[in-house]
Molecule: Bacterial RNase P class A
Organism: Chromatium okenii
RNA sequence: GGAGUGGGCUAGGCAGUCGCGCUGGUUUGAUUACCAGUGAGGAAAGUCCGGGCUUCACAGGGCAGGGUGCCAGGUAACGCCUGGGGGACGUGAGUUCACGGCUAGUGCCACAGAAAAUAAACCGCCGAUCUCGCGCCUAGCGUGGGAGGUAAGGGUGAAAAGGUGCGGUAAGAGCGCACCGCGUUGCUGGUAACAGUGGCGGCACGGUAAACCCCACCCGAAGCAAGACCAAAUAGGGGAACAACGCAGUUUCGGCUGCACCGCACGGCUCGUGCGCGUUUCCGGGUAGGUCGCUUGAGGUGUGCGGCGACGCACAUCCUAGAUGAAUGGCUGCUCACGACAGAACCCGGCUUAUCGGCGCACUCCCAUC
Numbered sequence: 001g002g003a004g005u006g007g008g009c010u011a012g013g014c015a016g017u018c019g020c021g022c023u024g025g026u027u028u029g030a031u032u033a034c035c036a037g038u039g040a041g042g043a044a045a046g047u048c049c050g051g052g053c054u055u056c057a058c059a060g061g062g063c064a065g066g067g068u069g070c071c072a073g074g075u076a077a078c079g080c081c082u083g084g085g086g087g088a089c090g091u092g093a094g095u096u097c098a099c100g101g102c103u104a105g106u107g108c109c110a111c112a113g114a115a116a117a118u119a120a121a122c123c124g125c126c127g128a129u130c131u132c133g134c135g136c137c138u139a140g141c142g143u144g145g146g147a148g149g150u151a152a153g154g155g156u157g158a159a160a161a162g163g164u165g166c167g168g169u170a171a172g173a174g175c176g177c178a179c180c181g182c183g184u185u186g187c188u189g190g191u192a193a194c195a196g197u198g199g200c201g202g203c204a205c206g207g208u209a210a211a212c213c214c215c216a217c218c219c220g221a222a223g224c225a226a227g228a229c230c231a232a233a234u235a236g237g238g239g240a241a242c243a244a245c246g247c248a249g250u251u252u253c254g255g256c257u258g259c260a261c262c263g264c265a266c267g268g269c270u271c272g273u274g275c276g277c278g279u280u281u282c283c284g285g286g287u288a289g290g291u292c293g294c295u296u297g298a299g300g301u302g303u304g305c306g307g308c309g310a311c312g313c314a315c316a317u318c319c320u321a322g323a324u325g326a327a328u329g330g331c332u333g334c335u336c337a338c339g340a341c342a343g344a345a346c347c348c349g350g351c352u353u354a355u356c357g358g359c360g361c362a363c364u365c366c367c368a369u370c
Stems, first nucleotide, its partner, number of pairs: 001366006008359003012335007020039007041341001045352002048350005053223004060271004065219005070084005085099001086097004100214002105212002107208003122154002124150003129147008162180006181203001182201008227292004237283006246259005262276005299318008
């Protein structure tokens, strides 16, 4: 000097003028007028996860269903984050993983190819053993075919009965051996996932589970349009179905208690529990207003301590939107980084997606010079 990797901060600024929402205060008949404070994001987006909160509801069991999937931690919790292990990619800093099990079982592997898992002989090689024919220098040799042997060479394919090398054989083959791989079994290190190393064994029954499935762990449902209260209005409307008024005890003879039956509620089914003598359903009519929920939180910031880290603890300090047809805008001047993606609607922790720039830290590779 060039090219990269991983985090962090920021998201126009200053001044003037007029105008908005909320909270507090003063004032007024009255948000009428005035003052002070405060007022959209790193993703507010997607609605993909996890919760807080509200209701069902007093809230258990089983089946079905769904989710996650290496190990150890963090967290309120998670499918998130941190660290570690292994696979793949990258020269590297690093990135990424839908990372339990195919010897529990059932499927699938098209086409090509001889053959695709209870898996083989198309082209080849041999023909030691056996057999037929021909020739010859005739107890043998050569040559052609067959019986038979073979899976090392070639071909097909994503994948073909472990790989490389040496020996051996008629030609070959883990047939034997060495190393690698695989299986099994010890030792060492590590909390563990795993890593290293030693012994034994010639050892092949491939791949695929975001195929069905098996295993381990986890999981109530619905949602602020949840829910609560106030006011007002209407028709205390009409119809259908099911069911109890049964038994026992007690009684002040009105009734009460228990059981049975039925109905309703609990995401689906079931057991069970609770409530009720009333439930379910159809038609028709009225209301759509206001208040709360609504912002003090698993909150922010600073310092110290512990931890590789995510994060935790202690102390101090701060209050930073609560609209409801929906508030933060218009104009002017200067400035420069000339402004992209883009606007809260109960709240919070994540993930994913979109994105113009600016600043800064740590690390990697290449080139040149000293």